A computed fold for a 349-nucleotide part of an RNA from an uncultured bacterium, annotated as small-subunit ribosomal RNA, central domain. The full RNA is in RNAcentral, with records from ENA and Greengenes. Rfam family: Bacterial small subunit ribosomal RNA. Its family is annotated with ribosome and structural constituent of ribosome in the Gene Ontology. Model confidence (mean pLDDT): 86 of 100.

Context: one part of a larger RNA
RNA sequence: UUGGGCGUAAAGCGUGUGUAGGCGGUUUGUUAAGUCUAAAAUUAAAGCCUGGGGCUCAACCCCAGUUCGUUUUAGAAACUGGCAGACUUGAGUGUGGUAGAGGCAAGUGGAAUUUCUAGUGUAGCGGUUAAAUGCGUAGAUAUUAGGAGGAACACCAGUGGCGAAGGCGGCCUGCUGGACGACAACUGACGCUGAGGCGCGAAAGCGUGGGGAGCAAACAGGAUUAGAUACCCUGGUAGUCCACGCUGUAAACGAUGAAUACUUGGUGGGGGGGGACUGACCCCCUCCGUGCCGCAGUUAACACAAUAAGUUAUUCCCCCUGGGGAGUACGAUCGCAAGAUUGAAACUC
Numbered sequence: 001u002u003g004g005g006c007g008u009a010a011a012g013c014g015u016g017u018g019u020a021g022g023c024g025g026u027u028u029g030u031u032a033a034g035u036c037u038a039a040a041a042u043u044a045a046a047g048c049c050u051g052g053g054g055c056u057c058a059a060c061c062c063c064a065g066u067u068c069g070u071u072u073u074a075g076a077a078a079c080u081g082g083c084a085g086a087c088u089u090g091a092g093u094g095u096g097g098u099a100g101a102g103g104c105a106a107g108u109g110g111a112a113u114u115u116c117u118a119g120u121g122u123a124g125c126g127g128u129u130a131a132a133u134g135c136g137u138a139g140a141u142a143u144u145a146g147g148a149g150g151a152a153c154a155c156c157a158g159u160g161g162c163g164a165a166g167g168c169g170g171c172c173u174g175c176u177g178g179a180c181g182a183c184a185a186c187u188g189a190c191g192c193u194g195a196g197g198c199g200c201g202a203a204a205g206c207g208u209g210g211g212g213a214g215c216a217a218a219c220a221g222g223a224u225u226a227g228a229u230a231c232c233c234u235g236g237u238a239g240u241c242c243a244c245g246c247u248g249u250a251a252a253c254g255a256u257g258a259a260u261a262c263u264u265g266g267u268g269g270g271g272g273g274g275g276a277c278u279g280a281c282c283c284c285c286u287c288c289g290u291g292c293c294g295c296a297g298u299u300a301a302c303a304c305a306a307u308a309a310g311u312u313a314u315u316c317c318c319c320c321u322g323g324g325g326a327g328u329a330c331g332a333u334c335g336c337a338a339g340a341u342u343g344a345a346a347c348u349c
Stems, first nucleotide, its partner, number of pairs: 003321003007302002012317001014200004021193003025087007033080002035076008049065006090190001091187003094183002097180002102176004107171002109153001114148007124135002161168002205246006214240002219235004257316004261311002265293004270288006297304002322349003331342004
């Protein structure tokens, strides 16, 4: 490389957008590049392959022949491609609606923790399996009133919702992205995927400047223990928060790439529309989204099963090819650094 694979055995890029490329709906005409047919030329000989023959066989040798490729000419026009035209179901636009923790910015609220001031009040509080360190007669803990400050938003809350993913939750306002259903007015294949590229990307970490209530790596002390650089306790600094910039990784998981079509059913939540009805309800139909169970089918099994891991499905992309060495070394690119990306071999089993 071919082949075979990628939920759990090795293997789906964390996720979008999109360039090149690959692939692409219905229909008419045309062309003849691909495709097919015929003929011709060429393809030195030997060799290869097929069928015969000769050395006793074989190797070896001899004879005949086909295939393939390239070029030219003539033709065919179904399919693919090119060109010209048409269509509306794919895709998009429009009109009038709906739901939502989607995003950004500004404002604002209450509970709680801590702390400060003042009052009441007196000897303990705290903590644990038990203790001790710690706090407290300089008046703590408890309790009442008032002030300050930071962070997070109980109940509602739900295998509920929204978002491409990461993720998003008090309330209000402004700006703003997407989705869904109804109508079928408009455009007329404008589509799918996507190597590179470009954006977004939890937590921790880094830079500069703020902020700092609680929590809490490091650190200190008290315990436990044979020891205890831990688990438990008392403290406690970075950090956690904000602004701007960097980092670019996670069991970034559904361990399941994206898109399209098709394929028995049952049941429960969320958002729309329609029918029937006196009726918002109930009932029936339907679209989108989200769960569970389960048939066929698939699977090594577990399980998956219209949200597929089903189809003699289709298109495009990433990736895998025994374990260790190793996601290491070296080189390169990126980064302030930490490190990230790319990524071997010797050797060994």